Context: one part of a larger RNA
Molecule: small-subunit ribosomal RNA, central domain
Organism: uncultured bacterium
RNA sequence: CUGGGCGUAAAGAGUUGCGUAGGUGGCAGUGUAAGUUAAUAGUGAAAGCGUGUGGCUCAACCAUACUCACAUUAUUAAAACUGCACAGCUUGAGGACGAGAGAGGUCACUGGAAUUCCAAGUGUAGGAGUGAAAUCCGUAGAUAUUUGGAGGAACACCGAUGGCGUAGGCAGGUGACUGGCUCGUUCCUGACACUCAGGCACGAAAGCGUGGGGAGCAAACGGGAUUAGAUACCCCGGUAGUCCACGCCGUAAACGAUGGAUGCUAGCUGUUAGGAGUAUCGACCCUCCUAGUAGCGUAGCUAACGCGUUAAGCAUCCCGCCUGUGGAGUACGGUCGCAAGACUAAAACAU
Repeated sequence: CUGGGCGUAAAGAGUUGCGUAGGUGGCAGUGUAAGUUAAUAGUGAAAGCGUGUGGCUCAACCAUACUCACAUUAUUAAAACUGCACAGCUUGAGGACGAGAGAGGUCACUGGAAUUCCAAGUGUAGGAGUGAAAUCCGUAGAUAUUUGGAGGAACACCGAUGGCGUAGGCAGGUGACUGGCUCGUUCCUGACACUCAGGCACGAAAGCGUGGGGAGCAAACGGGAUUAGAUACCCCGGUAGUCCACGCCGUAAACGAUGGAUGCUAGCUGUUAGGAGUAUCGACCCUCCUAGUAGCGUAGCUAACGCGUUAAGCAUCCCGCCUGUGGAGUACGGUCGCAAGACUAAAACAU
C1' cells in the first nucleotide's frame, strides 16, 4: 500500500443547513503532451540475496558464472483515456414566466370551552379520596346550583396510515413580514455540478443568569396509608419548574437505531398535491404523467429477522465512523461554559 465492515452483532457525526481547502465530475471538437504507453541509450560499486558449477571428507564457509524484474534520467514516437488551453452543446444545475398546496418561521391582535380563585344568591350536612382507609375541606355554611368578575395556561370537534420543515420540530382564529417546495410551457444562462476535513449557523427536554408571570400540573419537601422496613408505588397538600422577554447551555432511544449525490433494476393497492387525456351542458367517474407519503411483493441481497424503485438490490463519487470485554466515554492535558458540565481522549491492570 492492498484486502473487511457500519438497520438489530463494534461502527452514520443531532441537522450537512451554509460552505472553504481537498477529492470527484455531463456531451462532442481542435491543440498540447504533464500523467499514460512504447522504443533506444545511460545509471543503480563491491559484498549480500536467487540460480548453475566447483573447492575444503559433508555442512556452515569460500570461489566462479549468470540475468530478469523494478527504479530513475535523457531522447524519440503515439494520442485512446485523465489533465491543461481554446472554441462549442444541452440532457445535469440554475433562472424566467404561469398556476398550486401546506400546523414552515417571526411579530402583533383576538375567540370560546374548561380548571382554579374572588364576590353575591339559593340551599343543608356532608364533601373529597381509596383495594380499604386516613391525613384533608365543611355548621365561621362546604359539596351542589345560579349570576358576575379576575387570572394563567392549553387549543375539543375538523384530525387522517394526512400536511409542512434540513433536523430539532410545527395545530383555535385574523393580519403584517418572510423561507422553502410541487406542477406546467420550453423561453434564457451554458457544467455554473456532487461531496466536504477544519469553520459558521441551527439544535427537544431538563438546567443556569436577569427581569416579569404563576390558573392547572408538579421534582424537592410535609403529612396520611401500605409494609418486616417503604427515603417508593396509592392518597392529601406543595416549592422550584413548567409560561413570557433577553442571554447561556449544546446534550437525547436527537431513531428509519439506515450519511449525502447520481444512474439502473417486475409489479399490485391506498392516500396527498399538481397536470394531461377521456367523458359530460358542467362536475363526478375512468386512464395516464410528475412529486411526496404508506401497505404488500418479484429478482437480488441478508447470519437470520427482514429490505425490496422511499433498497438493506446493482454500480460510481465524496465524507464520517468501527477493530474483544471490563477499566472508560473515565484519568490527565487542552478548548468551551457563570455553573452543571460538554467536546477531544488514553494507559496500567484484569479477563